[in-house]
Context: one part of a larger RNA
RNA sequence: UUGGGCGUAAAGCGUCCGCAGGUGGUUGUGUAAGUCUAUUGUCAAAGCGUCAUGCUAAACAUGAUAAAGGCAGUGGAAACUACGCGACUAGAGUACGUUCGGGGCAGAAGGAAUUCCUGGUGUAGCGGUGAAAUGCGUAGAGAUCAGGAAGAACACCGGUGGCGAAAGCGUUCUGCUAGGCCGUAACUGACACUGAGGGACGAAAGCUAGGGGAGCGAAUGGGAUUAGAUACCCCAGUAGUCCUAGCCGUAAACGAUGGAUACUAGGCGUUGCGUGUAUCGACCCACGCAGUGCCGUAGCUAACGCGUUAAGUAUCCCGCCUGGGGAGUACGCACGCAAGUGUGAAACUC
Numbered sequence: 001u002u003g004g005g006c007g008u009a010a011a012g013c014g015u016c017c018g019c020a021g022g023u024g025g026u027u028g029u030g031u032a033a034g035u036c037u038a039u040u041g042u043c044a045a046a047g048c049g050u051c052a053u054g055c056u057a058a059a060c061a062u063g064a065u066a067a068a069g070g071c072a073g074u075g076g077a078a079a080c081u082a083c084g085c086g087a088c089u090a091g092a093g094u095a096c097g098u099u100c101g102g103g104g105c106a107g108a109a110g111g112a113a114u115u116c117c118u119g120g121u122g123u124a125g126c127g128g129u130g131a132a133a134u135g136c137g138u139a140g141a142g143a144u145c146a147g148g149a150a151g152a153a154c155a156c157c158g159g160u161g162g163c164g165a166a167a168g169c170g171u172u173c174u175g176c177u178a179g180g181c182c183g184u185a186a187c188u189g190a191c192a193c194u195g196a197g198g199g200a201c202g203a204a205a206g207c208u209a210g211g212g213g214a215g216c217g218a219a220u221g222g223g224a225u226u227a228g229a230u231a232c233c234c235c236a237g238u239a240g241u242c243c244u245a246g247c248c249g250u251a252a253a254c255g256a257u258g259g260a261u262a263c264u265a266g267g268c269g270u271u272g273c274g275u276g277u278a279u280c281g282a283c284c285c286a287c288g289c290a291g292u293g294c295c296g297u298a299g300c301u302a303a304c305g306c307g308u309u310a311a312g313u314a315u316c317c318c319g320c321c322u323g324g325g326g327a328g329u330a331c332g333c334a335c336g337c338a339a340g341u342g343u344g345a346a347a348c349u350c
Stems, first nucleotide, its partner, number of pairs: 004321003007304002012318001014201004021194003025088007033081002035077009049065006091191001092188003095184003099180002103177007110154001114150008125136002162169002206247006215241002220236004258317006266295011299306002323350003332343004
């Protein structure tokens, strides 16, 4: 390289947007680049194939000749690909109507709990554990009542429920803003899919600056446990956790399953919308579309399992894998304030 693969054995980029590139719906007509075909030239000899001949045969040799294929020229075909012109509506998009939601951003408001402060009542304990101790408390704690302050998170509803590309999103109200589904089939008329580079977003932790700091709590101190205990348990507690602005760019970023399209038994739930029967009407019921789950047929799979939300059957495009260790290391380069991240070997060894 070919071949083979990527749920769990090595292997799907964290997610999306998108230039180039690759691929691409139905139909008419033209061209003839690809494609197919005929013919001409050429592709030394030897060799290979066929026939004949010569050595007693063969090997070997001699003579004749064929075929495939390549390149170039010329003539032809027009199904497919391509290109030009034209048409279409099933893909895609727009419009209109309804609807859905913790989608995003900003502002305002709320109650429970916690801690602290002030005051009242009140007296000797409280707290904590397997048991204790450190700790708090007669300078009046803990308990209880009233008032005040602060920060963070939003019980119940809550649901293999919803929304979002993913990360993620949950008290209430308001404003701004983005999106999906369903229905109509009015408009555009292939405008599509994927996407190397590139760009945007991206949990937590961490970093810079300024705020904030109730609870929790790396580090740290103390008390225990223990042979020891740099831990598990307890008492404290700094950074952090929160907000604003900017970095970082990684996760078991997981469905460990890239995206798009088409096809291939069903059954039972659930969310949104629509249609129909019925009804005064709404429910209920039946059906359709779009999501989200469970079970399961064919098929697939090493098995587990997957199974119209495929890991089935196919096509297109991208990414990735190639024994274990060395190693996601070294070196170089790029990015970063740093931490580090991205890219990413070899010697050697089994």